[in-house]
Context: one part of a larger RNA
């Protein structure tokens, strides 16, 4: 010097992207326990006290002996509980073992699953909800086929999707692309039929006419989409109101500088001595928005982020110990 261990005056996160790492806490008994809440929880919330040994007492209880009175008395050996008195140490769950706590916000309801060997998550799954296909020789899937799975099941079933507990809701658009239904009519291949082709035929023309298309409707918890320009109120500002262009329809309820906001460190407030942070509001939203689900939400989370208390060698600022290694001298 390095690697690992232990310890540390005073301060206590000043360190750092960030309390990373390491402390703190810890078991059991008694007490006590808030907001919120789906009334189940939260909860070991938080917080406070006790904990070893000896002695006597009281009570409970196990098991013996004994007493002619016995649901009892006497006596012996234990175990436990209670509240006392005393003993020892700095310290009594003395070792081992053994939660730091609280609060705000985001995401995902939860338990669960995942990138064996850089990712455990907000990703996947999930119950609930919705759509769609399928009447059983089912739909769907595997297979050239036979055959098989589904299923020794039968629509309260099986398959394919979307969403993702619960609460509250889920607006407008069918013009485009899909899907479904209908269809007098138009188009529409081959075969067949008829006519033509000097005979046969090639071939030509016509009739018939499936699916499909045209055409007519429906369908958005199908794929998806959801405007612009002017003017106007007795301060200013704003515009309930009016005009105009235009679309299939012009974004409703909510939420909103957001895991979405370019400008942006938006503006205001709270938090700090100081904050591109956090939280609460506002909101003209570059480019939010309703099962591509919107907004809330108790509980849960090795999830993300901010704050407070406790605690500490993370730091001020390093000192020392133990065990190894390297190096130097011998």
């Nucleotide at each position: 010097u390095u690697c690992a261990u232990u310890c540390g005056a005073g301060g206590g996160a000043a360190u750092u992207c960030g309390g990373c790492a390491a402390u703190u806490u810890a078991g059991c008994c008694c007490u006590g326990u808030a907001a919120c809440u789906u009334c189940g929880g939260u909860u070991u919330a938080a917080g406070g006290g006790g904990u070893u040994c000896c002695u006597a007492u009281a009570c409970u209880u196990g098991u013996g002996u004994u007493c002619g009175u016995a649901u009892g008395g006497a006596u012996g050996c234990g175990a436990g509980u209670a509240a006392a008195g005393g003993a020892u140490g700095c310290a009594a769950u003395u070792a081992c073992a053994a939660g730091g706590a609280g609060g705000g916000u985001c995401c995902g309801a939860c338990u669960g699953u995942u990138u064996a060997a850089c990712a455990a998550a907000a990703a996947c799954c999930u119950a609930c909800u919705u759509u769609u296909c399928u009447g059983c020789a089912a739909a769907g899937c595997c297979a050239u086929a036979a055959g098989g799975c589904u299923u020794a099941g039968u629509a309260c079933a099986g398959g394919a999707a979307a969403u993702g507990a619960c609460g509250u809701c889920u607006g407008c658009c069918c013009a485009g692309u899909g899907c479904c239904a209908g269809u007098a009519c138009u188009u529409g291949a081959a075969c067949a039929c008829c006519c033509g082709g000097u005979c046969c035929a090639a071939c030509g023309g016509g009739u018939c006419g499936a699916a499909g298309a045209g055409c007519u409707g429906g369908u958005a918890a199908a794929c998806g989409g959801c405007g612009g320009g002017a003017g106007u109120a007795a301060c200013c500002a704003u515009a309930a109101c009016u005009c105009u262009c235009u679309u299939a329809a012009g974004g409703u309820a909510g939420c909103g500088u957001a895991a979405u906001a370019c400008c942006u460190u938006g503006u205001c407030g709270u938090u700090u001595a100081a904050a591109u942070g956090a939280c609460g509001a506002c909101u003209u939203g570059c480019a939010u928005g309703a099962a591509u689900g919107g907004c809330g939400u108790a509980a849960c989370g090795a999830g993300a982020u901010c704050c407070u208390c406790g605690c500490u060698g993370u730091c001020c600022c390093c000192a020392a110990u133990u065990a190894g290694a390297a190096c130097c001298u011998c």